Description: c-di-GMP-I riboswitch aptamer from a bacterium, 82 nucleotides, folded computationally. It matches the Rfam family "c-di-GMP-I riboswitch aptamer". From the family's description: GEMM was predicted in a large-scale screen for bacterial structured RNA regulatory elements. The sequence was found by an Rfam model in a public genome assembly. Its mean pLDDT, the model's own confidence on a scale to 100, is 81. Of the family's consensus pairs, 95% are formed in the model.

[in-house]
């Protein structure tokens, strides 16, 4: 000093509920409290799926949005047990 894995530490993010507020809607921002749970729940929706939402069609589907805590991938980061 590198590589692993996720034992440990040390911390970080917050599920959901409320409260105000944004949008037609999916959802999405901010508080408080709480912590479902996450080793990337850190950041992308450029690609490639899922789902959900809005229009259209009419039943094969089209196009716009949404979700990265549904995943694929991608990029980056903290400790370093055997």
């Nucleotide at each position: 000093c590198c590589u692993u894995a996720g034992c440990a530490a040390a911390g970080g993010c917050a599920c959901g509920a409320c409260g105000c507020g944004g949008g037609u809607g999916a959802c999405c921002g901010c508080g408080c409290u709480c912590a479902c749970g996450c080793a990337a729940a850190g950041c992308c929706c450029a690609c490639g799926g899922g789902u959900c939402c809005c229009g259209c069609g009419c039943u094969g589907g089209c196009g716009g949005g949404a979700u990265g805590g549904c995943c694929g991938g991608g990029c980056u980061g903290c400790c370093g047990a055997c």